[in-house]
RNA sequence: UGAGUGGAGAGUUUGAUCCUGGCUCAGGAUAAACGUUGGCGGUGUGCCUUAUGCAUGCAAGUCGUACGAGGUUAUGGUCUUCGGAUUGUAACCGAGUGGCGAACGGUUGAGUAACACGUAAGUAACCUGCCUGCAAGUGGGGAAUAACCUGUCGAAAGGCAGGCUAAUACCGCAUAUGAUAAUCGAGUAUUGCUUGAUUAUUAAAGCCUUAGGGUGCUUGGAGAUGGGCUUGCGUCUGAUUAGCUAGUUGGUGAGGUAAUGGCUCACCAAGGCGAUGAUCAGUAGCUGGUCUGAGAGGAUGGUCAGCCAGAUGGGGAUUGAGAUACGGCCCCAACUCCUACGGGAGGCAGCAGCAGGGGAUAUUGGGCAAUGGGCGAAAGCCUGACCCAGCGACACCGCGUGAGGGAGGAAGGCCUUCGGGUUGUAAACCUCUUUUCUCGAGGAAGAAUUUUGACGGUACUCGAGGAAUAAGCCUCGGCUAACUACGUGCCAGCAGCCGCGGUAAGACGUAGGAGGCGAACGUUAUCCGGAUUUACUGGGCGUAAAGAGAGCGUAGGCGGCUUUUUAAGUCAAGUGUGAAAUCUUGUGACUCAAUCAGAAGAAGCCGCUUGAUACUGGAUGGCUUGAGGGAAGCAGAAGGAAAUGGAAUUCCCAGUGUAGCGGUGAAAUGCGUUGAUAUUGGGAAGAACACCAGUGGCGAAGGCGAUUUCCUAGGCUUUUCCUGACGCUGAGGCUCGAAAGCGUGGGGAGCGAAGCGGAUUAGAUACCCGCGUAGUCCACGCCUUAAACGGUGGAUAUUAGGUAUGGGGAGUAUCGACCCUCUCCGUGUCGAAGCUGACGCUUUAAAUAUCCCGCCUGGGGAGUACGGCCGCAAGGCUAAAACUCAAAGGAAUUGACGGGGGCCCGCACAAGCAGCGGAGCGUGUGGUUUAAUUCGAUGAUACACGAAGAACCUUACCAGGGCUUGAUAUGCCAGGAGUAGGAUUCCGAAAGGAGGACGACCUGUAUCCAGUCAGGAGCUGGCACAGGUGCUGCAUGGCUGUCGUCAGCUCGUGCCGUGAGGUGUUGGGUUAAGUCCCGCAACGAGCGUAACCCUUGUCCUAUGUUAAAUUCUCAUAGGAGACUGCCUUGUACAGCAAGGAGGAAGGUGAGGAUGACGUCAAGUCAGCAUGGCCCUUAUGUCCUGGGCUACACACACGCUACAAUGGGUGAUACAGAGGGUUGCCAAGGAGCAAUCCGGAGCUAAUCCCAAAAAAUCAUCCUUAGUUCGGAUUGCAGGCUGAAAUCGCCUGCAUGAAGUCGGAGUUGCUAGUAACCGCAGGUCAGCUAUACUGCGGUGAAUACGUUCUCGGGCCUUGUACACACCGCCCGUCACGCCAUGGGAGUCGGAAACGCCUGAAGUCGAUGAGCUAACUUGCUUUUGGCAAGAAGCAGUUGCCGAGGGUGGAGCUGGUGACUGUGACGAAGUCGUAACAAGGCAGCCGUACGGGAACGUGUGGCUGAAUCACCUCCUUU
Repeated sequence: UGAGUGGAGAGUUUGAUCCUGGCUCAGGAUAAACGUUGGCGGUGUGCCUUAUGCAUGCAAGUCGUACGAGGUUAUGGUCUUCGGAUUGUAACCGAGUGGCGAACGGUUGAGUAACACGUAAGUAACCUGCCUGCAAGUGGGGAAUAACCUGUCGAAAGGCAGGCUAAUACCGCAUAUGAUAAUCGAGUAUUGCUUGAUUAUUAAAGCCUUAGGGUGCUUGGAGAUGGGCUUGCGUCUGAUUAGCUAGUUGGUGAGGUAAUGGCUCACCAAGGCGAUGAUCAGUAGCUGGUCUGAGAGGAUGGUCAGCCAGAUGGGGAUUGAGAUACGGCCCCAACUCCUACGGGAGGCAGCAGCAGGGGAUAUUGGGCAAUGGGCGAAAGCCUGACCCAGCGACACCGCGUGAGGGAGGAAGGCCUUCGGGUUGUAAACCUCUUUUCUCGAGGAAGAAUUUUGACGGUACUCGAGGAAUAAGCCUCGGCUAACUACGUGCCAGCAGCCGCGGUAAGACGUAGGAGGCGAACGUUAUCCGGAUUUACUGGGCGUAAAGAGAGCGUAGGCGGCUUUUUAAGUCAAGUGUGAAAUCUUGUGACUCAAUCAGAAGAAGCCGCUUGAUACUGGAUGGCUUGAGGGAAGCAGAAGGAAAUGGAAUUCCCAGUGUAGCGGUGAAAUGCGUUGAUAUUGGGAAGAACACCAGUGGCGAAGGCGAUUUCCUAGGCUUUUCCUGACGCUGAGGCUCGAAAGCGUGGGGAGCGAAGCGGAUUAGAUACCCGCGUAGUCCACGCCUUAAACGGUGGAUAUUAGGUAUGGGGAGUAUCGACCCUCUCCGUGUCGAAGCUGACGCUUUAAAUAUCCCGCCUGGGGAGUACGGCCGCAAGGCUAAAACUCAAAGGAAUUGACGGGGGCCCGCACAAGCAGCGGAGCGUGUGGUUUAAUUCGAUGAUACACGAAGAACCUUACCAGGGCUUGAUAUGCCAGGAGUAGGAUUCCGAAAGGAGGACGACCUGUAUCCAGUCAGGAGCUGGCACAGGUGCUGCAUGGCUGUCGUCAGCUCGUGCCGUGAGGUGUUGGGUUAAGUCCCGCAACGAGCGUAACCCUUGUCCUAUGUUAAAUUCUCAUAGGAGACUGCCUUGUACAGCAAGGAGGAAGGUGAGGAUGACGUCAAGUCAGCAUGGCCCUUAUGUCCUGGGCUACACACACGCUACAAUGGGUGAUACAGAGGGUUGCCAAGGAGCAAUCCGGAGCUAAUCCCAAAAAAUCAUCCUUAGUUCGGAUUGCAGGCUGAAAUCGCCUGCAUGAAGUCGGAGUUGCUAGUAACCGCAGGUCAGCUAUACUGCGGUGAAUACGUUCUCGGGCCUUGUACACACCGCCCGUCACGCCAUGGGAGUCGGAAACGCCUGAAGUCGAUGAGCUAACUUGCUUUUGGCAAGAAGCAGUUGCCGAGGGUGGAGCUGGUGACUGUGACGAAGUCGUAACAAGGCAGCCGUACGGGAACGUGUGGCUGAAUCACCUCCUUU
């Protein structure tokens, strides 16, 4: 410079946030399987499980040109008894001898952790049939044997004996280019190779022929191919496998092999391997590659290809070039089959196929046409290799299921706000096309070279027909594209994670619609990815998981400045290799693609050669700054040992002295008249060392504190000295290591687990109190753990400062010490940059870098089980899994809460007044009862509440009797003038029913009347519907209560913070108030507060009914007035406060109305409205009667009282505010009275209700259950009403409880409380003593905020957020699951000792047997003997297997037992979170139902208050 390549996240912990951290999802892939569905074609691919067992067929034969018989056919000859016999020739068949092949091809992956595989080398330590090419040769003999024949044994498989015969079968002889061996030499790079000499040994086969030759055979080189062996490197997990090894390691010699080698043997030596992981155990064929991934990696090894291994399990050899041989042999074992029971046969992990197993994997097909292989001279034969076909959507790829037009936007479906929307141009319908399909016709390439095509009448081409033959699957809450209705009602079900479902489910089921993919679509399983979640690329360890308790030090890792050298690492160039296929790029062939072909590239690695030398390493020489040493000083609770000291406690003795002491929240146990406590003197003992004392010192840590002496170690400072990298870290290892605890022996004052008492308590195995044993102390020996903490490993270097303090040094100055400045080493604190998730850290790093070690990988299970090591024990160290959850966690934020803190307010307490709680009565509620006692309200915030008025009605409840389009509304259809209506009458409690004299209306036809007709009203019948005080206030609207008339609640912009959030709103003052002022990274604003509104208090103006009248009073309307405006004081001279003046009123004048954001799923479906559900001759509606009024009891709100501040009687005064025509009702009269008669007036400032009552005056009562109190009851009346079971009132009589009220509790701060009456609403009447108003009389007290309750602000802790009515721990009980121990018991694999031991190799023997060859003899077609060479038999070593024994490893099961996890609303307590009510936690010991308690030492990861020190600012 150019080209190429190239990395996505989401959900889930919280009220919210950031971080840590796990779980889950989206992607790709598969030899897949399952579910639903399924048109075609091409190319691939198909037992992953039992290397389990196999019926049947096939999978290795071929050669007559190696050989001898035999047979068939054809054709000759000869003989013939005409039956035939015999002999030729040619072709074919063919058992046997012989040759080659059968060791290839095909299949499987059991074993194997290994030179098995991969890669790179070596072989001078080796072999190699067929093939290629070269050199030489192929002479002459011999003896057998199968087939065949005869006999014989056996069921069979198979033999045995005798006889005949051939060869390219077998054996000698000759020859030796050569080869081999030995000896002597030469060269060279070992044992080998080349070469010289001598000696010895050693070959052969023929067949065919056109007679030319061809083809074999023998010997030896060479090549090629294929192998054997050796080596470097690479190649899974476990250390809860740490030691292994006896042919083991090496040597000498021998044997063996193609060949090296303990491969084997004899002897000798004692080695060899291992923390860089031996041995053992588990798992596994290896590779090219494949999948995934940005890559690095991770996973994997099916098809194809290379290598290895196996052929029922195990062992063994033979043949051969090659095997220890899948379709050969021998033996053992298991299994199957045949059998005449004597004995035999077999091996599909070849191709099909069967059975079994399994979620699961195909045809007992065609052909040698092609490619390849074997044999053959060839023709050819064989070939389940192979080529094809069949089956399977198993995978990849391609094609199709039609295209264009078509709105009345059809019908149907679904939804609907009923208007419509959607399905939807979708369909119908019109036009067109024919890929595919069916039929017909033609028809290949693959074949060369004349023959030869399984596939195949296939691919392909042409023609005809007709939209015809062809669409499903999954999903629709978020992640994640896609929404509604109905059904269901924590059920049925869904679910990958979060999670849906308890009556309005977009999450279940169905439907409609939509989204995605499409001959497929989903699910399941597995792998990679996302996951930087094992981090080489590319993580961490103060608090989230994680720094070992500390040091010394081995191996190892890393290492100062510099000279020379080397070239191991490193780098460069060249080269070899990296099989093919695969992959990438580009090209070509099948119409495209998948697929196939070939070209280029890539293929980290490894080897060889050459070069470079900066850095690292090796070698070598030097240096001083790292390190160490010397010298001179210094500080110190550094360690060990010994001695000594005083104060205090307890005990003992003695004195004084007397009744208590002690202890606590309060007490008691305890001690004390036998004299305690107190006090004085004396003595004893043990332990600890006040003050000094200090975020001061020393030490590696644990830790160390009276004084003195001795011994020992380390540190700091100064130094022109010495050595010369001697250093840092440190796996294993070793040493030290608080407290508790253990052993032995002492000691024992105080304290004090356990224990015993006393308290507390529901209990109290605790907290508190009294005693008190181990222990605490000493010596020696163990234990080895702590919140052993700075929760921070060690070393080195670098990077602003300020300040304090401990130990030194130097400078300046001085007579000197101080002071001041600089500097080294420690110990703190604040802080910049930087870092951090935040908190925070910051020259003593948690900053920036390097080196080394240790440790972590979700929570629980668990620091547990098992195993091992250590320990006297207690226990320690090391350290899992099953199972289970979707979180567990850190920091910070906002709230809430605290038996945390600070400040403040409120009739909150306190100070007062009057009460309630006791009595009787009224009313409400609960409970009980009842046919019904209708329903709701039910802590504060229900209970004289809904109800401002239940005898009927109301009324909703109960009993009984009725009605059914209904008591009421609207619409539609039909009917019908004697219709609607309806007197008298009957049944009935009424409602209602029966009956029915009489008897209509409006409009039109049509001008009037009557009738008729049509329509309407009304009626009847029917259909829609009405109706429901039936359910859900947890589906809702509206309204209301409460916190609370508390002062709060928020927003915009800005700023701070990664963020939730903060700031503003905090702070200093002040206020009733977030009221106001000041300050301030805030500046402003909103809802609340205040004000505006109403009433009242003063004045003014105007008007005014009533009234005789008026300025007044009153009423109405409008206005004035009060604002800290003025003065003084305090203060920051801001706000404000205190006091004063004036004023009717003074600091919001008084009262009312007014209720922020929100909380309580607060209350109300029964006031009203309303979604949904439910009832419809009843849950609707009507009526009569009953009930809501019951009554052993409990609570709440009230009234009346208990009396003299009173009661009775008489007399005399003073209001306000209301109401009144279905009403208020005067005067007058009657009655004791309630009330009645009466009727004036009044639709109201006119008349009436209406008398106000306390009060005042006079009088009686005189402290009593009374002249108090009035309940209860009786009698007689009155009023209302249709009606008193159940109203009120009056009179007479009766005269209960009660003598001021326990614990507790309520209201009220001024015209208030208290006391007194009046009125109104509701209402026929009334239970009103209630409620709402009105006036009259008219107080006391507030020091103050310690405490109670409630609230506000700030701050702090928190494990709470449904927010303390929170959260949460453990035992016990029940169910289920997993797991440990367990007397044992049942297996598995491997090793070892001993016994036995098949086949077989090797060895020994071989008296038995044997043709060839040699020798000798001989009567010579021969025979005999001996030898050589063999064989049978016997035997030795080894040896598969079997038996047996004792150990170790591992798995299943096991009465019983331990633990853990989970489970619905079980039981007991309350341990932890706030100071969690005794601060918690860690180690340890003891105790206890349990959480736990206590002792001892430690930590802060404890709150609060005070003090000390330090820091910041001045």
Predicted 3D model of a 1514-nucleotide RNA (small-subunit ribosomal RNA) from a Dehalococcoidia bacterium. NCBI's taxonomy places the organism under Bacteria, Bacillati, Chloroflexota, Dehalococcoidia. Its mean pLDDT, the model's own confidence on a scale to 100, is 82.